Background:
This is a predicted structure of a 1666-nucleotide part of an RNA (large-subunit ribosomal RNA, half A) from a Bacillota bacterium. Taxonomically the source falls in Bacillota (Bacteria, Bacillati). Its mean pLDDT, the model's own confidence on a scale to 100, is 83. Its Rfam family is "Bacterial large subunit ribosomal RNA". Gene Ontology terms of the family: ribosome and structural constituent of ribosome.
Context: one part of a larger RNA
RNA sequence: CGUAGAGUGGAUGCCUUGGCACCGAGAGCCGAUGAAGGACGUGAUAAGCUGCGAAAAGCUGCGGGGAGCUGCAAAUAAGCUUUGAUCCGCAGAUGUCCGAAUGGGGAAACCUAACUGAGCAAACCUCAGUUAUCUUACAGCCAAUAAAAUAACUGUAAGAGGGGAACGAAGGGAACUGAAACAUCUAAGUACCUUCAGGAGAAGAAAGAAACAUCGAUUUCCUAAGUAGUGGCGAGCGAACGGGAAACAGGCCAAACCAAAGUACUUUGUACUUUGGGGUUGAGGACUGCCACAUAGGCAAGAAGGCGGAUAGCUGAAGACGUCUGGAAAGACGCAUCAAAGAGGGUGAUAAUCCCGUAAGCGAAAUCCAAAUGAAGCCUGGCAGGAUCCAGAGUACCACGAGACACGAGAAACCUUGUGGGAAGCCGGGGGGACCACCCCCCAAGCCUAAAUACUCCUCGGUGACCGAUAGCGCAUAGUACUGUGAAGGAAAGGUGAAAAGAACCCCGGGAGGGGAGUGAAAGAGAACCUGAAACUCUAUGUUUACAAGCAGUGGAAGCACGAUAUUAUGUGCGACCGCGUACUUUUUGUAGAACGGUCCGGCGAGUUAUUGGAAGUGGCAAGGUUAAGUACCAGGAGGUACAAAGCCGAAGGGAAACCAAGUCUGAAGAGGGCAUAUAGUCACUUUCAAUAGACCCGAAACCAGGUGACCUACCCAUGGUCAGGAUGAAGUUACCGUAAAAGGUAAUGGAGGUCCGAACUCACGUCUGUUGAAAAAGGCGGAGAUGAACUGUGGGUAGCGGAGAAAUUCCAAUCGAACCUGGAGAUAGCUGGUUCUCCUCGAAAUAGCUUUAGGGCUAGCGUUAACUAUAGUCUAGUGGAGGUAAAGCACUGAACUGCCUAGGGGGCCUACAAGCUUACCGAAGCAUAUCAAACUAAGAAUGCCACAUAGAUAGAGUUAGCAGUCAGACUACGAGUGAUAAGACCCGUGGUCAAAAGGGAAAGAGCCCAGACCAACAGCUAAGGUCCCAAAGUGUGUGUUAAGUGGAAAAGGAUGUGAGAUUUCGAAGACAACUAGGAUGUUGGCUUAGAAGCAGCCAUACAUUUAAAGAGUGCGUAAUAGCUCACUAGUCAAGAGAUCUUGCGCCGAAAAUGUCCGGGGCUAAAACACACCACCGAAGCUUUGGAAAGAACGUAAGUUCUUUGGUAGAGGAGCGUUGUAAGCUUGCAGAAGCAGUACCGUAAGGAGCUGUGGAGAGUUUACAAGUGAGAAUGCCGGAAUGAGUAGCGAGAUAGAAGUGAGAAUCUUCUAGGCCGAAUAUCCAAGGUUUCCAGAGUAAAGCUGAUCUGCUCUGGGUAAGUCGGGACCUAAGGCGAGGACGAAAGUCGUAGUCGAUGGACAACAGGUUUAUAUUCCUGUACCACCAAUUAUCAGAACUGCAGGGACGCAGGAGGAUAGGGGAUCCGAGGUAAUGGAACACCUCGGGCAAGCACAAAGCCGCACCUGAAAGGCAAAUCCGUCAGGCGAGGGUGAAGUGUUAAGCGGAUCGAAACAAUAAGUAGAGAAGUUCCCAAAUCCACACUGCCGAGAAAAGCUGCUAUAGUGUAGUUGGUGCCCGUACCGUAAACCGACACAGGUGGAUGAGGAGAGAAUCCUAAGGCCGAC
Repeated sequence: CGUAGAGUGGAUGCCUUGGCACCGAGAGCCGAUGAAGGACGUGAUAAGCUGCGAAAAGCUGCGGGGAGCUGCAAAUAAGCUUUGAUCCGCAGAUGUCCGAAUGGGGAAACCUAACUGAGCAAACCUCAGUUAUCUUACAGCCAAUAAAAUAACUGUAAGAGGGGAACGAAGGGAACUGAAACAUCUAAGUACCUUCAGGAGAAGAAAGAAACAUCGAUUUCCUAAGUAGUGGCGAGCGAACGGGAAACAGGCCAAACCAAAGUACUUUGUACUUUGGGGUUGAGGACUGCCACAUAGGCAAGAAGGCGGAUAGCUGAAGACGUCUGGAAAGACGCAUCAAAGAGGGUGAUAAUCCCGUAAGCGAAAUCCAAAUGAAGCCUGGCAGGAUCCAGAGUACCACGAGACACGAGAAACCUUGUGGGAAGCCGGGGGGACCACCCCCCAAGCCUAAAUACUCCUCGGUGACCGAUAGCGCAUAGUACUGUGAAGGAAAGGUGAAAAGAACCCCGGGAGGGGAGUGAAAGAGAACCUGAAACUCUAUGUUUACAAGCAGUGGAAGCACGAUAUUAUGUGCGACCGCGUACUUUUUGUAGAACGGUCCGGCGAGUUAUUGGAAGUGGCAAGGUUAAGUACCAGGAGGUACAAAGCCGAAGGGAAACCAAGUCUGAAGAGGGCAUAUAGUCACUUUCAAUAGACCCGAAACCAGGUGACCUACCCAUGGUCAGGAUGAAGUUACCGUAAAAGGUAAUGGAGGUCCGAACUCACGUCUGUUGAAAAAGGCGGAGAUGAACUGUGGGUAGCGGAGAAAUUCCAAUCGAACCUGGAGAUAGCUGGUUCUCCUCGAAAUAGCUUUAGGGCUAGCGUUAACUAUAGUCUAGUGGAGGUAAAGCACUGAACUGCCUAGGGGGCCUACAAGCUUACCGAAGCAUAUCAAACUAAGAAUGCCACAUAGAUAGAGUUAGCAGUCAGACUACGAGUGAUAAGACCCGUGGUCAAAAGGGAAAGAGCCCAGACCAACAGCUAAGGUCCCAAAGUGUGUGUUAAGUGGAAAAGGAUGUGAGAUUUCGAAGACAACUAGGAUGUUGGCUUAGAAGCAGCCAUACAUUUAAAGAGUGCGUAAUAGCUCACUAGUCAAGAGAUCUUGCGCCGAAAAUGUCCGGGGCUAAAACACACCACCGAAGCUUUGGAAAGAACGUAAGUUCUUUGGUAGAGGAGCGUUGUAAGCUUGCAGAAGCAGUACCGUAAGGAGCUGUGGAGAGUUUACAAGUGAGAAUGCCGGAAUGAGUAGCGAGAUAGAAGUGAGAAUCUUCUAGGCCGAAUAUCCAAGGUUUCCAGAGUAAAGCUGAUCUGCUCUGGGUAAGUCGGGACCUAAGGCGAGGACGAAAGUCGUAGUCGAUGGACAACAGGUUUAUAUUCCUGUACCACCAAUUAUCAGAACUGCAGGGACGCAGGAGGAUAGGGGAUCCGAGGUAAUGGAACACCUCGGGCAAGCACAAAGCCGCACCUGAAAGGCAAAUCCGUCAGGCGAGGGUGAAGUGUUAAGCGGAUCGAAACAAUAAGUAGAGAAGUUCCCAAAUCCACACUGCCGAGAAAAGCUGCUAUAGUGUAGUUGGUGCCCGUACCGUAAACCGACACAGGUGGAUGAGGAGAGAAUCCUAAGGCCGAC
């Protein structure tokens, strides 16, 4: 790797209880007769759902129905039922509590009243009923204010209130967005908020519309029409008239006038009010006159009645047919039957005749709807007259400002109205798009009005080319589990079988689980249950693999095994070894890319739909084509047919228009020219594109609206609490000194302070640790404040366009430069990513112009498709043209070198000036010589360009129409620019290639060289490039070169490398080199110098001499000499030697970071280089053979021939597959789909056959319709890997023995050891809500284990007149009758009413349980109320008036107690183990409430009497004030003592008993004194001091008004509701956890100590879960 078999997992197939979209009817409201929606109950057993309500899975009556029933939902028990149950329908009864919620209150489902009635002797308690507010009406009563009236108040009656999906009207009213920005505009009067109504709502009977003709309320549909208009005239917005339809319906007041009643007055006739009559219109009415009449006519809005219908039901044909298969028949075969019934569903597979049904008929005691008809009721005439009267006022209208009309202030009418002004009155008024005239239409400022129209929370029936469990609603039930303080968010999860026949019994095991047996058709259907894919994990086996490196394949291939869709050698599996070979997608100039995306697998996942338009195709009809709404008929249907000609398009154009017309416009024109005219359209369907809509899918940051949050935190308000201990010593005061008096001083006293040190507490400065933490901010060690601007608990307030802020952009629930939630909303996204089957034909661009444009667009260019035109296209050759580039040149324009010449200037000399002289200075012009130029040219190519006719070659070209894509380009060669004549740089031009192109070569390489891949071949020839081996082909031939591995990297520069050539010098008169010899003298030249002698330096050096030759010296050398040399000369030798220049190939120059500059090996008469030649290799090029497709030509056709077939964006064409529909056909239990395997078929997508599994549906043909194809979107959901048996197991002390148990480090017990001890002890509050206790259990939870548990199951547990809360009170604050304000919602707030964190208020001690106790029990008390009884006499309640309650902080002193300690005192025990005694010693103990009585340290300017008087809303004997008197007489108050108590408790002693069950248990029971210390507690905020000047109300007491009965004692009785378990510095609360964090108050012992620091201990608790 393959094969076979398993596991895991839950895809696929099949199924459907549930959804989705509609159709036809119905119904369109429920509610104070208490709704919607809930809470709690309710069953024999009962957790959930359903039903119901204390009459509780039900009660009654009337109908239906007819045999079983007690819901889902089994089982047992107990029952019901032919005397008709269960069940169905109609009508009743009952209907707890909450909720508008309504007696009051309230934290919804609770608390608590009053009155009446009942139970009860009363208290208390129970039951029933009533008691909210507002509006309206009526009645009563009645203020300020004399009367009256009114507000108010009271009573009675009726109504309202709240809820509900959409539809409707109205009041308010965004933003994102679009305009490619944005402000008018748009979105849009949309979303949203609010109010209100109904089954509909709104509108509505012309002060209308029109146009010279008329129509005749409103509403809705079709059309007019995307027209007229409007509009930064942008984006957009967008009518009306008219026409066709649906449905139709019109009425009533006000006023004039008449009458009656009432009121007022100037009192008898005026005014006003009310009622009745009258009247209602634009040809009016009143009024006057005349005529007429109802036994009439009309009524849309309608009492009764009820054709019919609704709410239960009933009848309802025909095979128990035979055989076969099978577990089972409905299948197959055979024979029958019914059909007004062959819709559908069920039944052990597919049933007209088995069941339910279906067609067709029938049916209601009761309730409801209701047609025709129509009682009552209502309405109703005409004519004439034209004098008088009436006909809607802060109105019409005007001005200003807005809004709305399609209409944006516009020429802007019409409509509405905020402000101001303000008419007429029928001889009047409004309108006809400014306004005016004429003409026409109408009559405002009052009201009502069906139908046609909109919608569907709901009921019944039905339908689907809708879904089928990742789909369809979020939900096959769930708004559940869960998250969040809250608003709000919000899942997953279907299937045994025909029937439970759900596995008796046996075995292993503690169990889980498994093996047998049995059931069943099947257990491979066994409850984790249909099918059972893939990832992933295993087992077995065939083959391969232990010197071998890489996209893992592919071409070849030895070997081993196998034996098929073949039927006998082709094939299958593995495969050593060799060649070639860097995934896919996306984005790019360009990706193996180390640029992006994907761990893997499975499922889901993206160009759709509507309308309008363009084009093409197909079809119908055709100078015509076609209907829309609607109506009628038919139909099973949402459909069809017919009618409907309103309208639309076309048939005529031209013009700005008037207008004219086969023409017209321009124009003077009859000219010319432009546009027309020679005719084809139209309506459907399909495809494609565009526009408008979310418009291919996913994705923002943001904006706006309405809500939810101050349990975190900031600040504030109210009410409570906390701060060990120590230190310092302000003011003041006192004494003394001092002063005239002061001042001042000293000593005490005193106890101030944003004072000091330092715990609790609060904070957070440093550092370490931690950083997938123990902890989403902590821990360790240090640190700061710690009587104050301190800290903290509880309750409350402030809210996002905002709040708060000792101020940091800090906080406002782990979120803050503007919270969170939901909605607008699918915001927008010129941006990124993704976008799913196949084949065929053609095939780009990366450019120009414009662009708030540059990564976007539009037009053109380039592509494609269709139709048409017809040689116009392109190339070569030829001919003819225009030109100003390269090169060149310097006449022009400029630049620039040298010389000459000199104008001019400068310098110098000279000089009185002038002049002059001179000049290595500058220098115009000129001359000569030699130069340069993109913006110079007297002159001037090549190539390119244009034109022409001809010839040849090629196959393209143009026009119109549809549809695009492209606007980032890259390298290379050449020509330019920029740059540095740098760049893999930037930017142009002309080609090429890549892009979008594979193949061969360049080792390897997008862009270079060669060459353009239709397919196949183990055929051939070539290109570039190669031929020693890797590695195909020459160790080829010839002649040279190179010695450097040059080849196989590089410059200036350097060099007796070497080859070739040229010039020149020397040379047999002897060169060059070598050897031998010489190399001398003047002279040590002079100078200099210590010396300087050829050789430090200076001068001279063409000095001289001797010579064959020899420098006043080329070097070495010395202190200076010396010495050795050289130049030069001779000899020996014997023939070439030297120099310069050009050139081929080499050498040096040559130091870098993984590894070496040929691809490697290796190569030297070459395997290097140069030249020449021959042969061969070499590609997907070309050829050959076979095949496929496309196009063209020819052909009647068959076909033949020719050409072509790389391809991204893109255009065009043809198909495959999936789901469903229609019709026909076919298949299936003798086995469908799906799944697994397979070597077969087809050019591809794909398609068969067979085998196994599976167990009920499936396919094919033709046409149709789409939720129609996935590998990628950091996609979504699920499953499974990897990391990995890895990190980790969360502060700390355990050990031993025994026990239990299947099993013990972890459970129980004991022993030892250790830890905390201002806590790790104890008690409360908050919060939690059963965690408490007992028994049983061990799957999961517990970071290990577990026999254990805060886990699971079963059962139990919380007892109150006095404790806490309520039936009492009030604070902050909340709500709030009336009221005020406000578009609405609502906000504020009076009376009130709630609201503790405060005030008020009656019980203590002991005992007891497995679990409760101030609650039970024992004992002893107290409070309130009732009754009886006794005594007594001036007294009571709500409300009211008073008092009181009633208040800060700091400080110090006193008294007392709690508590603690000691004791030689008391008791018990021990020492003392035989009895007695015992100093001393040791151990343990040495207590007690409320109540009642007595009494008391102290503190307090305090009681009492008399009188007065305008206060205290009325009164007062009370309070307050004033005057007088009296005189400590009053008030308050911890303690203590006695009693309670002959009680309780108490060290100590201490049984019995049992199979087991709570022994130091039941029981007995001594002493009870004294001394010391001493509080932060009590007296008591009492006192002193200080400044920041320190709640309210009730209970309680007094008073009187009113009213009609009290007080005290004793006895007897009564005493309601809620909480009460347990945790509570924590494993039970808040932190997602059995989390090193956080969490308010009280008690808080001993030794040392100042101490609550710290260390060690008591009581008590713990050893903390690897």